[in-house]
């Protein structure tokens, strides 16, 4: 450096609750932990979901693809 394995230590991320914003799926803030080893970042392909439906938008914690990244063991 590169490829794999994994929650033992530090940290990380949050189901699901309330509140507030949006038409809406969902997004901010609080709580709190259903699970994550990339559940970090990106809508690039399907997929699903919403809408005012020839358009637009949400999901990266659906899958795959890119890019980055901590600790240990081989």
């Nucleotide at each position: 450096u590169u490829c794999a394995g994994a929650a033992a230590a530090a940290g990380c991320c949050a189901a699901c609750c309330c509140c507030u914003c949006g038409u809406g799926a969902g997004g901010c803030g609080g709580g709190g932990a259903c699970g994550g080893a990339a559940a970090g970042c990106c809508a690039c392909g399907g997929g699903u979901c919403u809408u005012u439906a020839u358009g637009a938008g949400a999901u990266a914690g659906c899958c795959g693809g890119g890019c980055u990244g901590c600790u240990c063991u081989g």
Molecule: c-di-GMP-I riboswitch aptamer
Organism: Pseudomonadota bacterium